[in-house]
Context: one part of a larger RNA
Molecule: large-subunit ribosomal RNA, domain IV
Organism: Cicer echinospermum
This record gives sequence, C1' cells and structure tokens, in this order.
RNA sequence: CCAUGUCGAAGAAAUCGGCAAAAUGACCCCGUAACUUCGAGAGAAGGGGUGCUCUCCUAUCUUUUGAUUAGGAAAGCGGCACAUACCAGGGGGUAGCGACUGUUUAUUAAAAACACAUGACUUUUCUAAGUGGUAACAUGAUGUAUAGAGUCUGACACCUGCCCGAUGCUGGAGGGUCGGAAGGAGAAGUGUUAUAAGCUUUGAAUGGAAGCCCCGGUAAACGGCGGCAGUAACUCUAAUUGUCCUAAGGUAGUGAAAUUCCUUGUCGCAUAAGUAGCGACCUGCACGAAUGGUGUAACGACUGCCCCGCUGUCUCCGACAUGGACCUG
Repeated sequence: CCAUGUCGAAGAAAUCGGCAAAAUGACCCCGUAACUUCGAGAGAAGGGGUGCUCUCCUAUCUUUUGAUUAGGAAAGCGGCACAUACCAGGGGGUAGCGACUGUUUAUUAAAAACACAUGACUUUUCUAAGUGGUAACAUGAUGUAUAGAGUCUGACACCUGCCCGAUGCUGGAGGGUCGGAAGGAGAAGUGUUAUAAGCUUUGAAUGGAAGCCCCGGUAAACGGCGGCAGUAACUCUAAUUGUCCUAAGGUAGUGAAAUUCCUUGUCGCAUAAGUAGCGACCUGCACGAAUGGUGUAACGACUGCCCCGCUGUCUCCGACAUGGACCUG
C1' cells in the first nucleotide's frame, strides 16, 4: 500500500449527488395519517415484549396416574447485553415522467424508450384483402366482418375545439386537354394484257381509355391554427371599435414547464446564506387537445428537492487486528 474488520467528540460541514459505509432487520402484542379506482396505502409511521427456574390453569391423549404437544397466568433468579452468534426491511414528505406486471442495446445505456389492456380510423364479402414466391403454390385459415390486415393512440376520470386553400385518399353517365400501341377506316406507287392478290411507301378527316384539368367529400388523413392602430371620470389596462390579410386565425385546459432565449424573470415557502426545489403570476423567443390535452390511487434497481435516524463521506486523521503484496534471511 491492498482486502476485510474494531474504536473515536460533533454529525453530510465531504461530494455533481449521502457514492460508499453505517443504521434498520426475526417472531408476538398494541397502534397506524393524507389520499383512494374502496382493492389498497400498510410491515405505513410509532411503541412494548423475548433468557433461565419453579408453581398453577386450559385443551388433547390416557384406566387411576402420567405424558406430550399446544396455549395461558403468577412468583423468583442471573448477566452490561436474553430474536445474545449466523441469518435478517432504514423510514417519512413532495414534485416530474410512465398507469400497472412485463421487454430492450449478449460485451459502456434497463430508461421517461418498446410492449400492453383501452380507444379510433382505413381496408377486406371469401378463389377475401394483406404477405412470401418468376411461377406452381403456401400463408391468411381448416378462420368468414364480434373475423383478418394496416396505421395511430396508450389503464382510468373529464374531454378531444376551428380550418378541406395546399398535399394525399376518395366519389363524379357531363365538358376540356394530350393523344402512344394495336385495331377500324382510307390514299399513292409497283405489280398484271387488264382487274386483282402480293410487295413498298404514306398515313388526311373521323372515332379513341386511364391520367391531368374540372366539380364534390374527407383532419383520431399529412398538416395548419395572424397583423396594425384607436378607445373607460388619476394612471395603467382594454370588455369595445376600425382596418388589412387568411382555408381558418389556438377553443377548453395548462404554462419560466423533460418546452422560457432574455433569465439566477417577479412574489411567496424553506435556509444564517438556495442559478436547485415547491406554490403562484402569465410578458407561451418557440404549450395545446389520440403527432392526444389536463388530472390521477397503486406501482418504479427511473429523475429532482426536503426531513428523521445513522454513520470516518468529511473537518482530520489516528490507533489496533487478520490475510496478502512487499522487505530481509
């Protein structure tokens, strides 16, 4: 020095952060809050007991008697210490995210990511759609719309606003446009004694599908959801008015947020002191409603903050024990 331990005043002052360590720990009895989906929360929290000796009681078995196991009560005894060793939950409060159990980067990431039950939309009528395959065929499915496939959301509660102009998707017996291939309908030459057939070349008018233009629908489809001025009996502000633009101008809720640049915003709580945390405010650079919005009991090796207990994490290190490394022989 390394590993494992013992002791030490105050007790997180250490540190990004209580990381690590310490502490708690078993069984029995008492007792147990907010909140809640009434199941839970809960082993909440917080207290007390536990050894040995002897006496008695209850239950069971047994013929009295006794025994055993189990339970209970009183008295006494010893120790610093009686779950005497080993084994063996620290607890509480508050907020974010995700409902939950589960899954994941074998070998730096276990999570707030994925999945999930739930909800919604689209598609598919059976030789189904979809998927694999050049095909045969297979699967879907020995299923049949309470089924199958695809996409989004993600328990539950309350909800899910406006916009179809653009891009998609979808519907449309009309009109327009472009007009390829094949085909219809033709024309010229050659060919023949002549008409043909054949061959070569040309391709006018006409007709001509889907698509696109055009007219509708559709946002839990992809997506989007304004500006400038004036105005109230102090001031400020603007319920209100005018005007420009738009397809429509962000509704409910929430908000310095896992989103706030300015910013350590301002106020309050907590501290002697708080760029952190919590509660408010709203001036939202640049929240916002299934790309879901806001809440939420329970749950979490998730992420912040605070408190109690506890401690060598630290102030500030010291001493000791065992084993190793190491040194000498």